[in-house]
């Protein structure tokens, strides 16, 4: 990088190093020398996987619901920042909405 499934209107920052772009892409709009982005340390958030606890069901394997946060990830500006490409619904228009696609993350497969 490819495929499958699930989620994406919530949540959560300090310090050190570096020094100019960053927000995936395009457009917009933001953000950044009061130091962003990135890297490191610690912390936080969340609860996808593992683990553990409780309840119910089940002969067992286990299933469902709730909880903890030890391990593996993830994440800590703005709804995935907003729009985009396809299909559809409402609507005179403007516009709004839904599904898919795209993207991100997790778990799994090859």
């Nucleotide at each position: 990088g490819u495929c499958u499934u699930a989620u994406c209107g919530a949540g959560a920052g300090u310090g050190g190093c570096c020094g100019a772009g960053g927000g995936a892409c395009c457009g917009g709009c933001c953000u950044g020398a009061u130091g962003a982005c990135g890297c490191c340390a610690c912390a936080a958030c969340a609860a996808c996987c593992u683990u553990c606890c409780c309840a119910u069901c089940a002969c067992c394997c286990g299933a469902u619901g709730g909880g903890a946060a030890a391990g593996g990830u993830g994440c800590u500006a703005a709804u995935u920042c907003c729009g985009g490409g396809c299909a559809g619904u409402u609507a005179c228009c403007a516009a709004a909405c839904u599904g898919c696609a795209a993207g991100a993350u997790a778990a799994g497969a090859g």